[in-house]
Context: one part of a larger RNA
RNA sequence: CGACGAGUAUUAGCGGCGUGCUUACACAUGCAAGUCGAACGAUGAAUUUUUCGGGGUGGAUUAGUGGCGAACGGGUGAGUAACACGUGGGUAAUCUGCCUCAUACUCUGGGAUAAGCUUGGGAAACUGGGUCUAAUACCGGAUAUGCACUUCUUGCCGCAUGGUGGGGGGUGGAAAGUUGUGGUGGUAUGGGAUGAGCCCGCGGCCUAUCAGCUUGUUGGUGGGGUGAUGGCCUACCAAGGCGACGACGGGUAGCCGGCCUGAGAGGGCGACCGGCCACACUGGGACUGAGACACGGCCCAGACUCCUACGGGAGGCAGCAGUGGGGAAUAUUGCGCAAUGGACGAAAGUCUGACGCAGCGACGCCGCGUGAGGGAUGACGGCCUUCGGGUUGUAAACCUCUUUCACCAUCGACGAAGCCUUUGGGUGACGGUAGGUGGGGAAGAAGCACCGGCUAACUACGUGCCAGCAGCCGCGGUAAUACGUAGGGUGCGAGCGUUGUCC
Numbered sequence: 001c002g003a004c005g006a007g008u009a010u011u012a013g014c015g016g017c018g019u020g021c022u023u024a025c026a027c028a029u030g031c032a033a034g035u036c037g038a039a040c041g042a043u044g045a046a047u048u049u050u051u052c053g054g055g056g057u058g059g060a061u062u063a064g065u066g067g068c069g070a071a072c073g074g075g076u077g078a079g080u081a082a083c084a085c086g087u088g089g090g091u092a093a094u095c096u097g098c099c100u101c102a103u104a105c106u107c108u109g110g111g112a113u114a115a116g117c118u119u120g121g122g123a124a125a126c127u128g129g130g131u132c133u134a135a136u137a138c139c140g141g142a143u144a145u146g147c148a149c150u151u152c153u154u155g156c157c158g159c160a161u162g163g164u165g166g167g168g169g170g171u172g173g174a175a176a177g178u179u180g181u182g183g184u185g186g187u188a189u190g191g192g193a194u195g196a197g198c199c200c201g202c203g204g205c206c207u208a209u210c211a212g213c214u215u216g217u218u219g220g221u222g223g224g225g226u227g228a229u230g231g232c233c234u235a236c237c238a239a240g241g242c243g244a245c246g247a248c249g250g251g252u253a254g255c256c257g258g259c260c261u262g263a264g265a266g267g268g269c270g271a272c273c274g275g276c277c278a279c280a281c282u283g284g285g286a287c288u289g290a291g292a293c294a295c296g297g298c299c300c301a302g303a304c305u306c307c308u309a310c311g312g313g314a315g316g317c318a319g320c321a322g323u324g325g326g327g328a329a330u331a332u333u334g335c336g337c338a339a340u341g342g343a344c345g346a347a348a349g350u351c352u353g354a355c356g357c358a359g360c361g362a363c364g365c366c367g368c369g370u371g372a373g374g375g376a377u378g379a380c381g382g383c384c385u386u387c388g389g390g391u392u393g394u395a396a397a398c399c400u401c402u403u404u405c406a407c408c409a410u411c412g413a414c415g416a417a418g419c420c421u422u423u424g425g426g427u428g429a430c431g432g433u434a435g436g437u438g439g440g441g442a443a444g445a446a447g448c449a450c451c452g453g454c455u456a457a458c459u460a461c462g463u464g465c466c467a468g469c470a471g472c473c474g475c476g477g478u479a480a481u482a483c484g485u486a487g488g489g490u491g492c493g494a495g496c497g498u499u500g501u502c503c
Base pairs, nucleotide, nucleotide: 002502003501004500006499007498008497010495013368014367015366016365017364018363019361020360021326025324026323027322029321030320031319034068035067036066039065040064042062047056048055049054075279076278077277085203086202087201088200089199090198091197094196095195099192100191101190102189103188104187105186106185107141108140109139110138116131117130118129119128120127121126147172148171149170150169151168152167153166154165155164156163157162177184178183205251206250207249212242213241214240217239218238219237220236221235222234223233224232254276255275256274257273258269259268260267261266281302282301283300284299285298304315305314306313307312332358334357335356336355340354341352342351343350344349371401372400373399374398381392382391383390384389405444407439408438409437410436411435415430418427419426420425447492448491449490450489451488452473453472454471458487459486460485461484462483468475469474
């Protein structure tokens, strides 16, 4: 000099785009994941008729069963020095819901159960018994070219274990309906796409004041387990395996694309945005499922908080806001699903603190303005003075103009060529915003630091080694360009100094 998620002193007109907890401390309150009646029983609003008993059409609404989603999206960086990450490969050792392509099929039965009704227990959370009922819920039987397992035979190929076809035998296993008749679902198998698992080569911190480490340890065989390889686990056998090319231990740390600096090499960093990983009060565990060992699921233990009728229960903001605390320090308990994206649904649509916007903060970058031209008797005032004058200074006044931005009035979007729809039409949070037009009047808008050298910029007064300054050298003890004030000047400018950190 440059840079910053900055802090702080002082000052401050506007706009655009970004950006904003350090204690993985504790959390009041609200919201952040639901949806489907075109799977199912039940409920049955409105409407119509009536001899007021009832009957018909119809389907709004929803607690429950069932399906899909809740494993995404959002947050944080605690842990982790590791195949966690980056990069390049392998999988002949694997899985993959929804989507897509192809082939074949969708036959026939059964028993329950929630809701409902009824009856108990409990302060509550919740829960027990009896009875009735449905399904795309659950369980049988049939069929099955293909599929899985096993056995015999045979062709081809490879990269070691092996892979892939043809034929014969045996064993095993599927399905679900609904509908406005257009469809939409269900089952099996194979291919694709997408996503994921596992393995390997190489690469990236400090420390030797850590030198030896290791017993499931290293390898083998049999077995188990997994979607899958493997000491992943287990029994037995062998005695191996790693290490000065730094094992083991200790410290620190999420990694990367990137960001800052630098001519580069390099050095430092990993905020925002994007990819991957890990975590969800602390520790452990599995269940469901295509996918989790699951932030707003379950179980156990612990700490903490809350309710209690003392028997027992409830909770988890490192989601968005917000509160307390900590701190030098970091925002609103806002609006909307209009757009983009997601979940469910045939759709209408519902949900969405993702997201789109608005609010606060000069926190950063960028842009604009605070007027322009003329104007000398060089006015007044200030300061200096050798008392002649010099300087502030064309600066002001004054004259002639202009009106960006702000203010007032009025018009007023794009984002929606979309989406929905009864084909008439409806639909914008931002927002009466951006922008356009008109209006008045220079009107409403300048500060901060510095002036001894480095380093651009000097005089006077006050002070008198005092008060003070200071990044380094150093100033100050009676003529201080270095302290304080004033005038003047220099540099930046809605900022400017300073502090911290990095190059």
A computed fold for a 503-nucleotide part of an RNA from an uncultured bacterium, annotated as small-subunit ribosomal RNA, 5' domain. Its Rfam family is "Bacterial small subunit ribosomal RNA". Rfam links the family to the GO terms ribosome and structural constituent of ribosome. Model confidence (mean pLDDT): 84 of 100. The full RNA is in RNAcentral, with records from ENA and SILVA.